[in-house]
RNA sequence: CAAGCUGGCCGGGUGAUCGCGGCUUUGGUUCAUCCAGAGUUGAGGAAAGUCCGCACUCCCCAGAGCACGGUGCCGGCUAACGGCCGGGCGAGGUGACUCGAUGGCAAGUGCAACAGAGAGGUGAAUUGCCGGCAAGGGUAACCUUGACGGCGAGGGUGAAACGGUGGUGUAAGAGACCACCGGCGGUGGCAGUAAUGUCGCCGGCCAGGCAAACCCCACCGGGAGCAAGGCCAAGCAGGGCGGAAAGCAGUCGCAAGAUUGCUACGGAAAAGCUCGUUCCGUUGAACGCCCGGGUAGGCUGCGCGAGGUCGCCGGUAACGGCGAUCCCAGAUAGAUGAUCACCGGCAGUGGAAGGUCCGCCUUCCGUUGUCUACAGAAUGCGGCUUACAGGCCGGCUUGCCGA
Numbered sequence: 001c002a003a004g005c006u007g008g009c010c011g012g013g014u015g016a017u018c019g020c021g022g023c024u025u026u027g028g029u030u031c032a033u034c035c036a037g038a039g040u041u042g043a044g045g046a047a048a049g050u051c052c053g054c055a056c057u058c059c060c061c062a063g064a065g066c067a068c069g070g071u072g073c074c075g076g077c078u079a080a081c082g083g084c085c086g087g088g089c090g091a092g093g094u095g096a097c098u099c100g101a102u103g104g105c106a107a108g109u110g111c112a113a114c115a116g117a118g119a120g121g122u123g124a125a126u127u128g129c130c131g132g133c134a135a136g137g138g139u140a141a142c143c144u145u146g147a148c149g150g151c152g153a154g155g156g157u158g159a160a161a162c163g164g165u166g167g168u169g170u171a172a173g174a175g176a177c178c179a180c181c182g183g184c185g186g187u188g189g190c191a192g193u194a195a196u197g198u199c200g201c202c203g204g205c206c207a208g209g210c211a212a213a214c215c216c217c218a219c220c221g222g223g224a225g226c227a228a229g230g231c232c233a234a235g236c237a238g239g240g241c242g243g244a245a246a247g248c249a250g251u252c253g254c255a256a257g258a259u260u261g262c263u264a265c266g267g268a269a270a271a272g273c274u275c276g277u278u279c280c281g282u283u284g285a286a287c288g289c290c291c292g293g294g295u296a297g298g299c300u301g302c303g304c305g306a307g308g309u310c311g312c313c314g315g316u317a318a319c320g321g322c323g324a325u326c327c328c329a330g331a332u333a334g335a336u337g338a339u340c341a342c343c344g345g346c347a348g349u350g351g352a353a354g355g356u357c358c359g360c361c362u363u364c365c366g367u368u369g370u371c372u373a374c375a376g377a378a379u380g381c382g383g384c385u386u387a388c389a390g391g392c393c394g395g396c397u398u399g400c401c402g403a
Stems, first nucleotide, its partner, number of pairs: 001399010012343007020042009044374001048385002051383005056225004068221005073087005088102001089100004103216002108214002110210002126155002128151004133146005163181006182206001184203008229300004238291005246263007264282006307326008344371012
C1' cells in the first nucleotide's frame, strides 16, 4: 500500500420565537373545575417483532407418579433464561476468524426421492471373472453358443453398495488367512474440575445414515395477565322504611282469605274552573330517605429501580464487590413539534497550493443543495431477533514493496 477478519461507539450541536404533555408555584371567586403567567422537565438504539426469561398481581394447589410441552457437549455467570463468557469436538478458510439443537441409532420400532441388478442383516448377478459338461467350427492352439455350478475382485448407479494398502491363497476369488493403517467394543496409565485428549493391552474382523422420526436418558415447567389487581362511585333496575283515601251487602271456603255489586274517597285521561263519563286504586301509587352489589366515570397500580455515571479492587472473560455521585417521561386516544440564525457533517461544483505511478490524491478558500435512515414510550426489567441515511475509534490476519 492492497485485500480481508473482528470489537466498540455516535445517530447532528447551540440560541431565539411560537406550540403541546407532566410537575411545582402565583393570580383570577373556593384545598373541585377552568383560564392566565412564571419556573422546571419531556423517547430509542432499537421504544419495533412480541420470540424467550423474570418481577408484580389475581386464581388454583397435601405429596408423589403418569401424560403433555420445552431444553440438550463441558465448566462458569445470572433473579432467571432457549441469554452471555470461557473451553472441548466437528466442518469451512492460507490466515485473522466463522458456523454447528453438538446427549443416545451394538435397547426397540420406523424412514430413505431419483438413479441403480441390488437400499438394509437378508444377502444381490446388470456389465463381468472362473470351472467342468453338451453342441458346433478348426489340423491344432483355440473360438462361439447353451444350460448348470462357483465368485464378490474389476466396470457401472447413487448422498450412501458392508473397511483401506500390500501379501498368502485359489480354477477364479473373497478377512478365507497374515502384516500395517483406520474405525468399533472392553480395559488400564497419564493430563484436565469436566467435556475431552493422549499412550498402551485384549477382542472380533467391521458394526452404514437419519433422533428439528417415534422413542430412551437427564434437567426444567400450575393457569391467566396492568383490559392483572385495589379503592371511590352517577343513572337505571333491586331491597327496606315513611307515605293520601273504606264502609255495607252477596257468593265460595272449616278458617285464613278470595271475588262481585253499591256508595264514598284518592289519582289519571284533562286542559283555568265546575259537572258528567271511562279507567286504575283505597295496606299502598307518586314522592322522600336509607341499603348492598355495581355500570358509565374517576383515583390507584405508575416511576428510587435486579437503576444511571465515574473510580478502585477480584476474575482470561461474562460478571461480582466497595466507594463517591445523580434523580432521569408517565400521557390515557395518547404530549415530546414547527420556523429562523450560526456552527458542524455529507454530496455536487469552481479556484489556489502541494504531491504524483499522470489515472488522480491531499490541504485551504468560495458557492449550491441537504441534515435525511430505521423508527416513536403506554406496568417494569434482562435477553434474542429484525430494520437502519451518514459517520467515528480500536485490535488482528494475509500478500506485495522499501529500510
Predicted 3D model of a 403-nucleotide RNA (Bacterial RNase P class A) from a Chloroflexota bacterium. The coordinates come from a structure-prediction model, not an experiment, and the mean pLDDT is 75. It matches the Rfam family "Bacterial RNase P class A". It is annotated as a ribozyme.